About this RNA
The part of an RNA shown here (small-subunit ribosomal RNA, 5' domain) has 494 nucleotides and comes from an uncultured bacterium. The coordinates come from a structure-prediction model, not an experiment, and the mean pLDDT is 86.
[in-house]
Context: one part of a larger RNA
RNA sequence: GAUGAACGCUGGCGGCGUGCUUAACACAUGCAAGUCGAACGGACCAUUUCGGUGGUCAGUGGCGCACGGGUGAGGAACACGUAGCUCAUCUGCCCACGAGCGCGGGAUAACGCUCCGAAAGGAGUGCUAAUACCGCAUAAGCUCACGCGUUGCAGAGGCGCGAGAGAAAAGGGGCAACCCACUUGUGGAGGAGGCUGCGGCCCAUCAGGUAGUUGGUGUGGUAACGGCGCACCAAGCCGACGACGGGUAGGGGACCUGAGAGGGUGAUCCCCCACACUGGGACUGAGACACGGCCCAGACUCCUACGGGAGGCAGCAGUGAGGAAUAUUGCCCAAUGGAGGAAACUCUGAGGCAGCGACGCCGCGUGGGUGAAGAAGGCCUUCGGGUCGUAAAGCCCUUUUCUGCGUGACGAGACAAGGACGGUAGCGCAGGAAAAAGUCUCGGCUAACUACGUGCCAGCAGCCGCGGUAAAACGUAGGAGGCAAGCGUUAUCC
Numbered sequence: 001g002a003u004g005a006a007c008g009c010u011g012g013c014g015g016c017g018u019g020c021u022u023a024a025c026a027c028a029u030g031c032a033a034g035u036c037g038a039a040c041g042g043a044c045c046a047u048u049u050c051g052g053u054g055g056u057c058a059g060u061g062g063c064g065c066a067c068g069g070g071u072g073a074g075g076a077a078c079a080c081g082u083a084g085c086u087c088a089u090c091u092g093c094c095c096a097c098g099a100g101c102g103c104g105g106g107a108u109a110a111c112g113c114u115c116c117g118a119a120a121g122g123a124g125u126g127c128u129a130a131u132a133c134c135g136c137a138u139a140a141g142c143u144c145a146c147g148c149g150u151u152g153c154a155g156a157g158g159c160g161c162g163a164g165a166g167a168a169a170a171g172g173g174g175c176a177a178c179c180c181a182c183u184u185g186u187g188g189a190g191g192a193g194g195c196u197g198c199g200g201c202c203c204a205u206c207a208g209g210u211a212g213u214u215g216g217u218g219u220g221g222u223a224a225c226g227g228c229g230c231a232c233c234a235a236g237c238c239g240a241c242g243a244c245g246g247g248u249a250g251g252g253g254a255c256c257u258g259a260g261a262g263g264g265u266g267a268u269c270c271c272c273c274a275c276a277c278u279g280g281g282a283c284u285g286a287g288a289c290a291c292g293g294c295c296c297a298g299a300c301u302c303c304u305a306c307g308g309g310a311g312g313c314a315g316c317a318g319u320g321a322g323g324a325a326u327a328u329u330g331c332c333c334a335a336u337g338g339a340g341g342a343a344a345c346u347c348u349g350a351g352g353c354a355g356c357g358a359c360g361c362c363g364c365g366u367g368g369g370u371g372a373a374g375a376a377g378g379c380c381u382u383c384g385g386g387u388c389g390u391a392a393a394g395c396c397c398u399u400u401u402c403u404g405c406g407u408g409a410c411g412a413g414a415c416a417a418g419g420a421c422g423g424u425a426g427c428g429c430a431g432g433a434a435a436a437a438g439u440c441u442c443g444g445c446u447a448a449c450u451a452c453g454u455g456c457c458a459g460c461a462g463c464c465g466c467g468g469u470a471a472a473a474c475g476u477a478g479g480a481g482g483c484a485a486g487c488g489u490u491a492u493c494c
Base pairs, nucleotide, nucleotide: 001493002492003491005490006489007488008487009486012364013363014362015361016360017359018357019356020322025320026319027318029317030316031315034063035062036061039060040059042057043056044055045054046053047052070275071274072273080199081198082197083196084195085194086193089192090191091190094188095187096186097185098184099183100182102136103135104134105133111126112125113124114123115122116121142166143165144164146162147161148160149159150158151157171180172179173178201247202246203245208238209237210236213235214234215233216232217231218230219229220228250272251271252270253269254265255264256263257262277298278297279296280295281294300311301310302309303308328354330353331352332351336350337348338347339346340345367397368396369395370394377388378387379386380385401435402431403430404429405428406427407426411421438483439482440481441480442479443464444463445462449478450477451476452475453474459466460465
C1' cells in the first nucleotide's frame, strides 16, 4: 500500500459498488419455462336473426425446455491460454440463390362404456382428427456403385460429363393480392466436435513405468480421424529435456504490490471448462448423456390402507447447522434481453428496481463572523501566575444537510396511450444553530508531558524494553499529537 474481511469503541447524510471465503452440509414454504385455437378433433360457457360468432380449457401436434441462472466438488488434462490444422466433421432457428409441394392409406389420444388401486397411477373395449404416422408417384448439380476427362506428391480427395439405382413434402390464414409454414439442394453467418506446436504448480525422501500396452492387417462403431471397440499378427512404446507415483489446484482476461524485473491472488464483471443428492446408463433431439427430463443402484427425508409410492435450492428469497463472519420468504415486466405466437399477447427470481450492512471507494455536513491582556470552572504552579482559550457566553449572520408544505421529471427513439423505481431525484417557499464527533496515541523508533495513584504488585508491550516509593512506558485526570464518520486491533499478500 492492499482486502469479498472479522473484532472493539463510535456513528449525521448521499452517490456508486459490494456482501456464506466455513458444510459441493441438510432443507419447510412460495416462485424461477413455457407458449401456439392462424396445426387438429373435441368439452364447457356466453350470445344468436338458428346460418353462426366470441371466450376458456384438458388432450393430440409444433417450437422451446442443450439458452438464460447457480456452484468450484472433481480434474495436472489439449481442461485452459495462444498459434494453427480439419482433403477427417456436424449445424435447428436466421440470410442469399435454385427446384418442388401430385395421389392414396391405416391408426391413436381426447371422449363414451366397463373395471382395478388407499394413493401415485393403471387396464380392457368402442368412436374420431391433423402440419402426428405410413405407402405410391415425381426429382436434381443430393446419396451409392460404375465409366471418361481434368486437377492433385498420391492409388486419398476435389471439379466436370455420361448412363444406372435410391430417398421428399403439409398445410394454415386472408374476399383477394398475398402472407406464414413444408420438402430438397448450394452457399453464408453464427455455433459445435476432433487433432497439433508452444506456455503456465510442488515433491527425486516418487526412478523406472506400460498388456489394448506400441504398431500393423481386417472388421465394427461415430457427424468425423483414431486401440475408440473387437479378432489376428508383430514386440514394441514412454523416461533425469523428469516418465510413473504422491500432494495441491478450476484455467484465462485480469486484480494487489512494485521504478521495473518480479512476487502474490483468481471475489464481484467478461471468456472457457467441469458439476447438478452419490455412482452408472442410455432415450429424445440440429444440439444433452440433459440443474428444476427418464431408467437402475446407493445414502437420506417424507406419505402409506404395509401391497406400494414421492423427493433432490451448487436458481431467487428463506430455514436449520457449521462459523470470527456475509442480506429481503420485497416490487415490476415500465426498460434491456430471451422463449412461443401472424399478431394482440403470455411467460421470464434473466434483468430493472427497492430493502438490510460505514463492507469498500468518493462527496458533503456537524456552522460563519465578531467577541477579554482573558468570565466561571478544571488542571498545573516557584502562589506571582500559567494553561484549556476567542474557546464559551453575548451580539450579528447563513440554512448545505434537516423538518414541513407545494411542485414534480428524464428514463417511453413518427402520432396517441403506456413507469416497478416514485410522489423518488430535482425545483420553490417556510422554520430554526437548530438535530449530527469520535477514536487511537503521547519512553526511543514516532508527532505529542505534566500531576496524582500504584510500588517487580496491578499492569503495558510491534522491537528495544517499562513497573521493586518522586514511573513522561502501568491506571486516572488535565493538556497535547494523529486520523476523522470513522478510528484502532487481528488475519493475509506485496
RNAcentral holds the full RNA, with entries from ENA and SILVA.